[in-house]
Context: one part of a larger RNA
RNA sequence: GAUGAACGCUAGCGACAGGCUUAACACAUGCAAGUCGAGGGGCAGCGGGUUGAAAGCUUGCUUUCAAUGCCGGCGACCGGCGCACGGGUGCGUAACGCGUAUGCAACCUACCUACUAGAGGGGAAUAACCCGGCGAAAGUCGGACUAAUACCGCAUAACACAGGGGUCCCGCAUGGGAAUAUUUGUUAAAGGAGCAAUCCGCUGGUAGAUGGGCAUGCGUUCCAUUAGAUAGUUGGUGAGGUAACGGCUCACCAAGUCUGCGAUGGAUAGGGGUUCUGAGAGGAAGGUCCCCCACACUGGUACUGAGACACGGACCAGACUCCUACGGGAGGCAGCAGUGAGGAAUAUUGGUCAAUGGGCGAGAGCCUGAACCAGCCAAGUCGCGUGAAGGAUGAAGGAUCUAUGGUUCGUAAACUUCUUUUAUUGGGGAAUAACGGCCGAUACGUGUAUCGGAGAGGAAUGUACCCAUAUGAAUAAGCAUCGGCUAACUCCGUGCCAGCAGCCGCGGUAAUACGGAGGAUGCGAGCGUUAUCC
Numbered sequence: 001g002a003u004g005a006a007c008g009c010u011a012g013c014g015a016c017a018g019g020c021u022u023a024a025c026a027c028a029u030g031c032a033a034g035u036c037g038a039g040g041g042g043c044a045g046c047g048g049g050u051u052g053a054a055a056g057c058u059u060g061c062u063u064u065c066a067a068u069g070c071c072g073g074c075g076a077c078c079g080g081c082g083c084a085c086g087g088g089u090g091c092g093u094a095a096c097g098c099g100u101a102u103g104c105a106a107c108c109u110a111c112c113u114a115c116u117a118g119a120g121g122g123g124a125a126u127a128a129c130c131c132g133g134c135g136a137a138a139g140u141c142g143g144a145c146u147a148a149u150a151c152c153g154c155a156u157a158a159c160a161c162a163g164g165g166g167u168c169c170c171g172c173a174u175g176g177g178a179a180u181a182u183u184u185g186u187u188a189a190a191g192g193a194g195c196a197a198u199c200c201g202c203u204g205g206u207a208g209a210u211g212g213g214c215a216u217g218c219g220u221u222c223c224a225u226u227a228g229a230u231a232g233u234u235g236g237u238g239a240g241g242u243a244a245c246g247g248c249u250c251a252c253c254a255a256g257u258c259u260g261c262g263a264u265g266g267a268u269a270g271g272g273g274u275u276c277u278g279a280g281a282g283g284a285a286g287g288u289c290c291c292c293c294a295c296a297c298u299g300g301u302a303c304u305g306a307g308a309c310a311c312g313g314a315c316c317a318g319a320c321u322c323c324u325a326c327g328g329g330a331g332g333c334a335g336c337a338g339u340g341a342g343g344a345a346u347a348u349u350g351g352u353c354a355a356u357g358g359g360c361g362a363g364a365g366c367c368u369g370a371a372c373c374a375g376c377c378a379a380g381u382c383g384c385g386u387g388a389a390g391g392a393u394g395a396a397g398g399a400u401c402u403a404u405g406g407u408u409c410g411u412a413a414a415c416u417u418c419u420u421u422u423a424u425u426g427g428g429g430a431a432u433a434a435c436g437g438c439c440g441a442u443a444c445g446u447g448u449a450u451c452g453g454a455g456a457g458g459a460a461u462g463u464a465c466c467c468a469u470a471u472g473a474a475u476a477a478g479c480a481u482c483g484g485c486u487a488a489c490u491c492c493g494u495g496c497c498a499g500c501a502g503c504c505g506c507g508g509u510a511a512u513a514c515g516g517a518g519g520a521u522g523c524g525a526g527c528g529u530u531a532u533c534c
Base pairs, nucleotide, nucleotide: 001533002532003531005530006529007528008527009526012384013383014382015381016380018377019376020342025340026339027338029337030336031335034081035080036079039078040077042074043073046072047071048070049068050067051066052065053064054063055062056061057060088295089294090293097220098219099218100217101216102215103214104213107212108211112208113207114206115205116204117203118202120154122152123151130143131142132141133140134139160186161185162184163183164182167178168177169176170175191200192199193198221267222266223265228258229257230256233255234254235253236252237251238250239249240248270292271291272290273289274285275284276283277282297318298317299316300315301314320331321330322329323328348374350373351372352371356370357368358367359366360365387418388417389416390415397409398408399407400406401405423471424470425468426467427466428465432460438453439452440451441450442449443448444447478523479522480521481520482519483504484503485502489518490517491516492515493514499506500505
């Protein structure tokens, strides 16, 4: 000098940032991922319409009851997209994990963009609903019915894929690319809204963009009181597998491979951008923020999917907790709050989707503990204040001395004049909001842009900020030190005691070093101590 700090004393305000470093210990409760009715069958609940019946009378509307998916819409269900993002943590990992630089002639990529070609005609189911059975529950089984942008054949078929035949060009070894009148085979689709125009979707292909996968050079802690390690081990041939290369896996063959330039083993540890310190070289750290990785009670496994071997999905095993009718079941905060425990130690079971961003949707919109805000904490940095000017009988009082007196606290106070930051009171009062949607017009590239209009729209917030003949110095100072290092000295008490202390060292009767007082010095809403790093 620094800190995600803690402790002691003290404490007025604001802005900006920060806040379990320990038990990846266990978790009550609530919320944290849904959305689409413009894909579908439907109709449990809500609102409306229609029809029928009854009552009341004002004789055409009021009420009540019933029926009806007819409409708005919609719980549950089928289906689509999302749930692989966002958020958390640092257990593991000394590794192509990370960083950096390359390569893929060995690869994938939903949604998005551009271009291109298409969408013909059929079929069989199933959930919901209904009926019934079992179970304490969680749930589950059987029968019958039905729809789709769910599922399955058929047709169509190339610049796609696979195989064969020639032509041309290129490279970096395996090889790559182009044009084909070449030839054989394989592979696709879904509709919806609207009066319509049209729009939103669907299928194949090419290219792009984005995101990933894989490989390689170099760098990446300590221990030799760890010296040998290795049988899928090292290489080859063939096969399988993968999006893809590869002992990735398997069969066979060979006997290799790594190692004193530190293999193997052990210990420790997420890595980087960066942060702290230092003149630098270097040393130390990796909290907040950003990138990458790993993990999601512990261990394992795959399924679905463009993408996971999946934090709030599934299955199995284990430990733990809970429910039970004892037969059997349920759960996973290292999401946001919050609880217990551990600890020197770390916050609210808050508000809003207004903005930014994300998911779904044609849109309106819905969801969003991401995010934005508010709350708590001097835990940090910065800013402001606790008054200003005048004022000498140098008052009283304290302290002290060479003591009728002097010195000091000290212009300090009193007192006079002034100001009002701040505080209180009373008024005014934001920006953050631009869009999108609706209506109209214009332009063209015909679904986009621009313009105009109406109406709506802010959590924080009546907050920030501003104003005032308002009130009135009013509401606001402490902490540590004073022997040397090191800025700041005297008196009293104590008497190697009590005590101090970072080092040297103080204290045994004149202690500037202990304790108190007066004074002084330093910093100041903080000041000291402790811990750690340079």